Bacterial RNase P class A from Rhizomicrobium sp., 380 nucleotides, folded computationally. Of the family's consensus pairs, 96% are formed in the model. Its Rfam family is "Bacterial RNase P class A". The family's RNA type in Rfam is ribozyme. Rfam describes the family as follows. Ribonuclease P (RNase P) is a ubiquitous endoribonuclease, found in archaea, bacteria and eukarya as well as chloroplasts and mitochondria.

RNA sequence: UCAGAUGGCCGGGUGACCGCGGGCAGGGCAACCUGUUCGAGGAAAGUCCGGGCUCCACGGAAAGACGGUGCCGGUUAACAGCCGGCGGGGGCGACCCCAGGGAAAGCGCCACAGAAAUGACACCGCCACAGAUCUUCAGGGUUUUGGCCCUAAAGGUCCGGCAAGGUUGAAAUGGUGCGGUAAGAGCGCACCGCGUCUCUGGCAACAGAGGCGGCACGGCAAGCCCCACCGGGAGCAAGACCAAAUAGGGACGGCACGUGAUGUUUUCCGCAUCGUCGUCCGGGUCGGUCGCGUGAGGUGCGUGGCGACACGCAUCCCAGAGGAAUGGUCACCCCUUCAGCAAUGAAGGACAGAACCCGGCUUACAGGCCAUCUGAUAUU
Repeated sequence: UCAGAUGGCCGGGUGACCGCGGGCAGGGCAACCUGUUCGAGGAAAGUCCGGGCUCCACGGAAAGACGGUGCCGGUUAACAGCCGGCGGGGGCGACCCCAGGGAAAGCGCCACAGAAAUGACACCGCCACAGAUCUUCAGGGUUUUGGCCCUAAAGGUCCGGCAAGGUUGAAAUGGUGCGGUAAGAGCGCACCGCGUCUCUGGCAACAGAGGCGGCACGGCAAGCCCCACCGGGAGCAAGACCAAAUAGGGACGGCACGUGAUGUUUUCCGCAUCGUCGUCCGGGUCGGUCGCGUGAGGUGCGUGGCGACACGCAUCCCAGAGGAAUGGUCACCCCUUCAGCAAUGAAGGACAGAACCCGGCUUACAGGCCAUCUGAUAUU
């Protein structure tokens, strides 16, 4: 210098003027006015996880069902987060990626192709001084001839041996080499792999070493399932309090007391209710108040820890509402784009935007800055 890796930070700045929302103070009967102070984010977003808080349900515990998580250890209020390791994979490397328990508990599935997809199997192929049979040819014996018999060779078929090689597939029952054999084969041996036992190191996942076993164990659990652990439900429209008019309800009292209606199964008698006014009570609605921001809080320093994080000290108070506020103009500066030889001019400033709160994850994001590290090249 170029190409990268990882972690973190910023997200236009300063000033003036005008405006908007909340708090506080003062003035005003009130509407409102004046002053002062505070007023979006790293994601306020998606609402995907985990909590706080609130109400509901529930005698405790456990089991079952359902849902979730899934290498090990740690961290945390908790987590599917984070940190540190382990194992596997990728990269020359810094470093990155992985739903990563169990397939010898059981069930199920493995398309097409292929001989065969699990009780493994045999399409091509390979196979002898072995068995049966046929053909050809040669030699010998016998015979008048036809023919028959014996021996040797070559070839075919059947019966049988094999799984090395070929063929299919995402996947084919250990791999390489030597020996061995009719051909072959863990059939035997060495190394590697696998399983198992012991020892060593580690809290553990796991790693290393040694012995034993010729190998018995194909893949899928992101199909059911098994194992371990976790989980009651709903959500701030949670929920609590205050409470109007009108209508309706209840209690008590006053007036009215009868024509009537209804009920008492029918009729008569009787009884009860139906009216109106007043006082009080209680429920709901409109509305209002709280919940609502001192918190798993921010910043700085120190201590412990590889780290996530924990602890201690100091300091700060930092939006709160309703669906609505959190902005605009000008000047200078910064950055980007365009035009121009230049001076300069013009346009513009990423994604987005609180509403009960907090911890994560994910997604969006113009441009810029810092630290550490890797590879290549050059110079000294």
Model confidence (mean pLDDT): 76 of 100. The organism belongs to Rhizomicrobium, within Bacteria. RNAcentral holds the sequence, with entries from ENA. A source record names the gene rnpB.